[in-house]
RNA sequence: GAGAAAGGCAAACCCGGCGAAAGCCGGCGACGCAAAGCUACGAGGCUAACGCGAGCGGAGGUCGUUCGCUACGCCAGUCGGGCCGCCGAA
Numbered sequence: 001g002a003g004a005a006a007g008g009c010a011a012a013c014c015c016g017g018c019g020a021a022a023g024c025c026g027g028c029g030a031c032g033c034a035a036a037g038c039u040a041c042g043a044g045g046c047u048a049a050c051g052c053g054a055g056c057g058g059a060g061g062u063c064g065u066u067c068g069c070u071a072c073g074c075c076a077g078u079c080g081g082g083c084c085g086c087c088g089a090a
Stems, first nucleotide, its partner, number of pairs: 001087001008033002014027005031077001037083003041080003044075003051069007
């Protein structure tokens, strides 16, 4: 799935916690969701601590700072794939 019913999840804001961040967890709260259940496998997106490169500062070391690149960090409520599953007429 029926203009169903039962039952379910919970965006943003705010509060607390974790984290460098992205983001995650809990509370509150409902924008929405028929897989908004699980899974980073493919595409895509976010972040850049570590690392690498460059600039600047600076008498200098295992320095500071800015920019760029990078996922081993994330997003399943971006799409596809995989796995699993509740309720119910004609």

c-di-GMP-I riboswitch aptamer from a soil metagenome, 90 nucleotides, folded computationally. The sequence is in RNAcentral, with records from MGnify. Rfam family: c-di-GMP-I riboswitch aptamer. Rfam links the family to the GO term cyclic-di-GMP binding.